[in-house]
RNA sequence: AGAGUUUGAUCCUGGCUCAGAUUGAACGCUGGCGGCGUGCCUAACACAUGCAAGUCGAGCGGCAGCGCGGGAGCAAUCCUGGCGGCGAGCGGCGGACGGGUGAGUAACGCUUGGGAAUCUGCCUGUUAGUGGGGGACAACCCGGGGAAACUCGGGCUAAUACCGCAUACGCACUACGGUGGAAAGCCGGGGACCGCAAGGCCUGGCGCUAACAGAUGAGCCCAAGUCGGAUUAGCUAGUUGGUAGGGUAACGGCCUACCAAGGCGACGAUCCGUAACUGGUCUGAGAGGACGACCAGUCACACCGGAACUGAGACACGGUCCGGACUCCUACGGGAGGCAGCAGUGGGGAAUAUUGGACAAUGGGCGAAAGCCUGAUCCAGCGACGCCGCGUGGGUGAAGAAGGCCUGCGGGUUGUAAAGCCCUUUCAGUGGGGAAGAAAAGCCUCGAGCUAACAUCUCGGGGUCUUGACGUAACCCAUAGAAGAAGCACCGGCUAACUCUGUGCCAGCAGCCGCGGUAAUACAGAGGGUGCGAGCGUUAAUCGGAAUUACUGGGCGUAAAGCGCGCGUAGGCGGCUUUGCAAGUCGGGUGUGAAAUCCCCAGGCUUAACCUGGGAACUGCAUUCGAGACUGCAUUGCUAGAGUAUGGGAGAGGGAAGUGGAAUUUCAGGUGUAGCGGUGAAAUGCGUAGAUAUCUGAAGGAACAUCAGUGGCGAAAGCGACUCGCUGGACCACACCUGACGCUGAGACGCGAAAGCGUGGGGAGCGAACAGGAUUAGAUACCCUGGUAGUCCACGCCGUAAACGAUGGACACUAGGUGUGGGCGGAGUCGAAUCUGUCCGUGCCGAAGCCAACGCGAUAAGUGUCCCGCCUGGGGAGUACGGCCGCAAGGCUAAAACUCAAAGGAAUUGACGGGGGCCCGCACAAGCAGCGGAGCAUGUUCUUUAAUUCGAUGCAACGCGAAGAACCUUACCUGGACUUGACAUGGAGCUGCAAGCGCACGGAAACGUGUGACCUUCGAGGGUGCUCCACAGAUGCUGCAUGGCUGUCGUCAGCUCGUGUCGUGAGAUGUUGGGUUAAGUCCCGCAACGGGCGCAACCCCUGUGGUGUGUUGCCAGCAUUAAGUUGGGGACUCACGCCAGACUGCCGGUGACAAACCGGAGGAAGGUGGGGACGACGUCAAGUCAUCAUGGCUCUUACGUCCAGGGCUAGAAACGUGCUACAAUGGCGUAUACAAAGGGUUGCGAGACCGCGAGGUGGAGCGAAUCCCAUCAAAGUACGUCUAAGUUCGGAUCGCAGUCUGCAACUCGACUGCGUGAAGGCGGAGUUGCUAGUAAUCGCGGAUCAGCAUGCCGCGGUGAACACGUUCCCGGGCCUUGUACACACCGCCCGUCACACCACGGGAGUAGGCAAUACCCGAAGUAGGCGCAGCCAACCGGCUUGUCCGGAGGCGGUCUGCGAAGGUAGGGUUUGCGACUGGGGUGAAGUCGUAACAAGGUAACC
Repeated sequence: AGAGUUUGAUCCUGGCUCAGAUUGAACGCUGGCGGCGUGCCUAACACAUGCAAGUCGAGCGGCAGCGCGGGAGCAAUCCUGGCGGCGAGCGGCGGACGGGUGAGUAACGCUUGGGAAUCUGCCUGUUAGUGGGGGACAACCCGGGGAAACUCGGGCUAAUACCGCAUACGCACUACGGUGGAAAGCCGGGGACCGCAAGGCCUGGCGCUAACAGAUGAGCCCAAGUCGGAUUAGCUAGUUGGUAGGGUAACGGCCUACCAAGGCGACGAUCCGUAACUGGUCUGAGAGGACGACCAGUCACACCGGAACUGAGACACGGUCCGGACUCCUACGGGAGGCAGCAGUGGGGAAUAUUGGACAAUGGGCGAAAGCCUGAUCCAGCGACGCCGCGUGGGUGAAGAAGGCCUGCGGGUUGUAAAGCCCUUUCAGUGGGGAAGAAAAGCCUCGAGCUAACAUCUCGGGGUCUUGACGUAACCCAUAGAAGAAGCACCGGCUAACUCUGUGCCAGCAGCCGCGGUAAUACAGAGGGUGCGAGCGUUAAUCGGAAUUACUGGGCGUAAAGCGCGCGUAGGCGGCUUUGCAAGUCGGGUGUGAAAUCCCCAGGCUUAACCUGGGAACUGCAUUCGAGACUGCAUUGCUAGAGUAUGGGAGAGGGAAGUGGAAUUUCAGGUGUAGCGGUGAAAUGCGUAGAUAUCUGAAGGAACAUCAGUGGCGAAAGCGACUCGCUGGACCACACCUGACGCUGAGACGCGAAAGCGUGGGGAGCGAACAGGAUUAGAUACCCUGGUAGUCCACGCCGUAAACGAUGGACACUAGGUGUGGGCGGAGUCGAAUCUGUCCGUGCCGAAGCCAACGCGAUAAGUGUCCCGCCUGGGGAGUACGGCCGCAAGGCUAAAACUCAAAGGAAUUGACGGGGGCCCGCACAAGCAGCGGAGCAUGUUCUUUAAUUCGAUGCAACGCGAAGAACCUUACCUGGACUUGACAUGGAGCUGCAAGCGCACGGAAACGUGUGACCUUCGAGGGUGCUCCACAGAUGCUGCAUGGCUGUCGUCAGCUCGUGUCGUGAGAUGUUGGGUUAAGUCCCGCAACGGGCGCAACCCCUGUGGUGUGUUGCCAGCAUUAAGUUGGGGACUCACGCCAGACUGCCGGUGACAAACCGGAGGAAGGUGGGGACGACGUCAAGUCAUCAUGGCUCUUACGUCCAGGGCUAGAAACGUGCUACAAUGGCGUAUACAAAGGGUUGCGAGACCGCGAGGUGGAGCGAAUCCCAUCAAAGUACGUCUAAGUUCGGAUCGCAGUCUGCAACUCGACUGCGUGAAGGCGGAGUUGCUAGUAAUCGCGGAUCAGCAUGCCGCGGUGAACACGUUCCCGGGCCUUGUACACACCGCCCGUCACACCACGGGAGUAGGCAAUACCCGAAGUAGGCGCAGCCAACCGGCUUGUCCGGAGGCGGUCUGCGAAGGUAGGGUUUGCGACUGGGGUGAAGUCGUAACAAGGUAACC
C1' cells in the first nucleotide's frame, strides 16, 4: 500500500465483498508447564443456607453463662461480683465509610472553567471555661395478655443518659437601652496539709462546654460542552418578574398572598425514542469513528411507590413508618422477609468461577491500650478467556530401508524424515536445602521534654519477647531417563500451498466471483504441500481499508444530483481611505487540566508480560500582559460597484378597446347532372327529395399565409394581421447628482405551457370519449366516415411537464476567426456601397485549459471569490403512513421491511435492422425443361415385429455411408455350440494312441465321439497340439475427451502481422477515400511504410499451327484384295512427345497525362478462350469412436467366437429423389447413316449351329490402337400405317410357360415368351435446374458384381430459347447509421392471469403499554388549628407544704392543608393480534398477447 466482482473487450461512475487490528466473548477440534491479568454483557428475575458492622467495663447500674478465689454442706450441691472477665440492658462513637449495581436520568446529572449567600463529627492551631443542684427510665423484681412476633401494668436503681440554676473573654439577637444561652466526668500518679473513711487537694493524660481560625468533606449558583427524530412547531398559570411574609445551613417561586403579563422557541423550545457521565479504551497516518468491562473520579439506585425521624452528615443497601406485589410462618386471631455485599441456588441465556484460607500485610470502625470486628483487602481454587515466557529434544545418519502415494513403469515423493550411533536434561517427577514479603506494637531499660516532684505521656537509643493466610511457594542442589508432552485451519482466483480416487447439477461447498450435469487442483477421502502453533479455526461485534457523508478530503451537461421562474425577509459574504477600540487573530506569563493510562528514560522480578520511580505530554479552559497586519465594531472622507438626471433609437414585452382581408363551414338563391367522398384497396357516409362542381349573397366562430431570418422581446411560462390610448424592461451616447445604497437568498410571497375543475357565455374548423366501416388469428389500435366534452371569452381554482442549454445566481480574469440583430464613432461618398473602431445581444468554428469519454471552450463544462439548492448502489418508491394544500383530479413533504451483485455513463469491436448508399450471384426478371397430381423404383419418417442392426436429420439427412442384404456380407433376432478362445506375442510343463488328413457314428450345421494310415539320422531338435499363466477379443458407450478425413458459408474476396503514428484504454490507422476489376485486381490520394495467408499465375484436359516418331493406327498417289487384305508410303487422319501462340502487345476513343473501360485490326482463339484440380483466417461443441487410429469407461464360460434358420425386402399412412407415361414434334413396322470413351485370362468370347426369345452348343482370336464386348449406337433419315380414342397411347398388376447365375432364387434375383392391360387427359398452393456446345433430348461404356441399377461415375450424338433491367424475393461483399443485441434478432424484453413462498400497507375490531388532564377517595408523614375539660417526673406560680392545685410544655385525640397507591371519565400516543383486502418482492422450463430496444414494423419519451 491494495485486491475481486457489471463488459465480447475498454475507460469511468458506483455499490457489494476480501486481506489488518481489536474483544469481559461464545462455539468446534485439540491441549504440556509457569507468570501476570481477567471472568452474568442476558432476568434492576426470584432467592435456601452461612458469613459481610461493630466496639467501648478507662461512661453506668449490674451479673445470665465460663474460669479462679472464698464460704457452707457428708455429698449432690448451694452461697459469694471478691478476681479474670462479661450475655442482655442504659449510655457513647460508628452503622451516611467501605462493598454492589447501572434500573432511572438528555438533567447543572456529568465534564472544563469560574462564583457567593453556606454547613462541616472525628483532626490541627488559638482563646476561655469545666461551679453547684434536681427528677427520671431501662436492666432487675412482681403480675397480666399472646401460638408466635412481641406486648401491657406495678415497683426499685446508676451514669460521660435527661433537666434547671450559677458564670459568659469571645458568641447570637437587638428597639442600641439591653437581652439570651454552656459544660461531665473517667483513668493514672503524688510530697506537705485536711478528712473516720471514701476522698479532698495537687498533678499528668483522656474527655466535656463556648468561640475563633485551618484542614477535610458537603450543599448552592453561573458560562460553555454533552445522542437521534421536524412524518414532534409552537410550549408555559408558580408559568416570567416584582412586593411582603414564611422556610432553609445557605441564595432563590423553594413555599404562600397580592400586583404586573411576562418567559422559552427555527442558534430547534415542547414532545417522542435511546442512554448513567468522565479520565479513558479500540481503531485510524491524522482528522475522525465506535465504545465507556476491569482500574480511578462523579452521579443515581437498594423488592416497587411514598414519607419523614435520628444525626455533623441520610430522606439512610444489611434503620423506621405507610401503601402495593411476591414469598414464608401461623393455634387463622395475627406475624416475618428483602444477596444490584461475599460465596452459593433456581431461572433466563451462546455464555461467565469456590457455599475456600487469613486478618500475616495495606486500609477502615471502636477502644487509653491490649485487642475485637472487617467476604474491604491479601491470598488460594476453577476457566487456554486474554497477554507474556518455556518445553515437547540436539548432533550425526543414504542401503536414499520398509510402508504409503503418484507414475510416462524408467522412476519420483514422503525423506535425514525414521531406524541405527553419539550427546544433553530445561519443564514435569522424586529427594534435600531454602531468602524476601516483619515493620512494629507489647515488655525491660537509658537519655531529653512535661511536673514542685514522681509517675504517666511524647521523642530518641539499646535490649528482650514474639507475629506469615499464601506455603509441599520463589530460588538452589542432587537424581533416573529422550524418557511424560502437537495440534488446527487451509491448498480455483483474491491468497502462501497439487495430485490421485470416489461422486456425477446428486451428495455437497461457498466471504465475493462462483464450483458440481463421467476425466472436479472448488464436493468427499487419501498422499503431498502451505500457514500458524498450545493453540487453530468459525460466529458475533467495532474501527480500518471506505476520498463510500469528503473539516483535513467528493460531487451535480449525459453516470445519483440545479428548485419551472422571479421578488424579497432572516442569515451568509462584501470596494478605496483616516482614526480609535481590541471581540476574532497572534505572542509571552500565571492558574488549572486528579491519579492511573499513552510516550521517553531509568530501575525491579533469570527474560518478557507485569510492576516501580522520574520526565514529557494531557493539543483544553480560565486569567493577565502585549502586538495591531487582516476580519470585526465605531468613525472620517472617496468614486471605479450600484443607483439616478439628460438625449437617442430598436423590439411578436404586457394589458385594453376597435378595425381588416383570405380560407373552412352553414344557410338562401342561380347554373348543372350522376355521382361525390375516401383508401394500400375498400366500405360506412353524402347524393335524383338534385349532392359534388360552379356563381351571387348572407351568417358565424376561430386563426392571422406571404414578410419570416440558428431574426427580435420577455425572469421563466411565453409572445406574430392592422390602428389608437395605458404600461414594464433592456440597450447606446454624454457624463450632472447620491456616495457602497451591493451580491446571494432558508422560510414567506408572486408568476407559471398543456390537460383538468367550478359558474356563465360561445361553438366555424379540429377533435379525447363514443358509434359505424375497414384491417386482423384477434384489433376495445394504427386507416376511413361521423362526432360529444374540450379547444375560444369572462371570472375563480389547479401548480404540474423531457417547465431542457437535461448546465442556479452575481462578479473578475484567460488566444483568435467568422456570421447576424440594436446603438454610437472614424475614414469614404452627393447620398449609398465599402473599410475600420467600440458597447450590448444572438449563432458557428476553434487556442490554452478542463473532461471518463462525448464534448465545453469570453454566452465555459477553463481559472478564481461569494451565496443558495441538490446527490450518496439498483429495485421496493416518488410508493405507504402522518401532516399541509386542493371542489375534485391530485400536488408538496417522504420512509421501512424485503430483495439483488449489480443498476448505470461514454466510447470500442462485432452482429443485427420490416435503416441508408454502392456492388455482385440463374438471386429476381426474361426464357426452356421439370417437380408437386398417376403407376412403379429407391431412400426416409412413423408404425409393426422375436428382429425389422447401426449411423446421417433445415439449407449442408432422405438413389446418403451402401461402387450393388437370397447364404455369405451382417453388426440384428431365435436356437445350438466353444472358453487362452476365430486372430497376435511371450513364458512354464507335457506331447507320437498328438495335430492335420482319411473313414465311421450322432447332428440342421458348427461341433462332439470313435477309428485308420504315414516320415525319420530312432538321440534330440524343429513343428504341432494339450494344460496353465500373462493376455486376446468387443461394429459395446462417449464425435460434447480426441487424431485423421469430410460437409458448409464459398472460389465469397476477404483474413491478418511487424514497425510507426493516434487514443488513458478497448482499439484505430494501414484495409477508409476517388476511380477500376471476376478479384484487398490495379492506379491515384492519404500517418503511414512494408510483409504474410487468400485472388491471379504456375498443373491437367480441350480449342490452332509447327516439329519428331510412324505400329497394332492412317491410305492421297502406285500396285493388289471380298476386305488397308497385302506390297508400299509418312502426305493426310490419328496417337504419343516437344515447341509456338494471347500479352490489353497494336490502332482509335473515354478517363486524371493513371489504372482501366469501349470499339477496331490481325488471329484458330481476345481481354481470367472453355472446363477441371486447387478452398485464406475462421464459423456451425456441423458429420464420422460402424473405414482407420485413439484417451477414458464397460463386458470377460460373454456385450467375445462359431453355426443353422430368420430379419435388414414388414405396411394403414406421410415426405424426398428418380424412372415410365399421359401421346401425332408421337406409337408401330420396314429400310438406312454417323460416335466417343471404356472393359476383358476362374476374363472378353468371334464365325458356325439350335431356340420366337432370354439363351444354349461350341470354341477361333485376344493379357489386346491388332481379337472380343460391339451388330447396325440411338435419336436421325426414307417409306408405310395408326387419326384423337383411355386408343396400335400407357405399361402397372396378375396368370401360365421358360432362360441364366448360384450349394440354394419359398420368404427374397434378373431376364424371356404368351396372355392380362390398372392409374394416368400435362397435374392446387407451392417449388427446382439451366446463360451455349449449356438446357432439353438420344443412346454407349465403366466401377461394384456369381447373379441383380430406373442409382452413381463417365462418353459422345442431335442441339435451342431468353436476359429490358436490379424495384422486389434469397444469399453475399464494402462504407455508413441506430441499438437496451454479444449464446449476438431463432437476440433482448413488457404487462395481466394462474401457482408457491416472503415481508409490508389498509382493515370491522380486539388485547396491552406509556405519559398527561379532570374529578372522587385519601395511608404514613408533616405543617397548622382546637380546653378535646384523656394522660404526664424535672421548669414556673400558689397556698392549706401535699403521692396537692394551677400554668407552661409534652403525649394522646380530633379537624384542615399537602399527600402515594387506588377509583371514575373523556381524550392522546404507541405496540401486538385480526376475517377480509391492496399492491410489492422472489421463484430452470405455465397461459395470453408484442408494448420497448433497428425507422422495433404507428419514432420514442414527459
Record summary: The RNA shown here (small-subunit ribosomal RNA) has 1502 nucleotides and comes from an uncultured bacterium. Rfam family: Bacterial small subunit ribosomal RNA.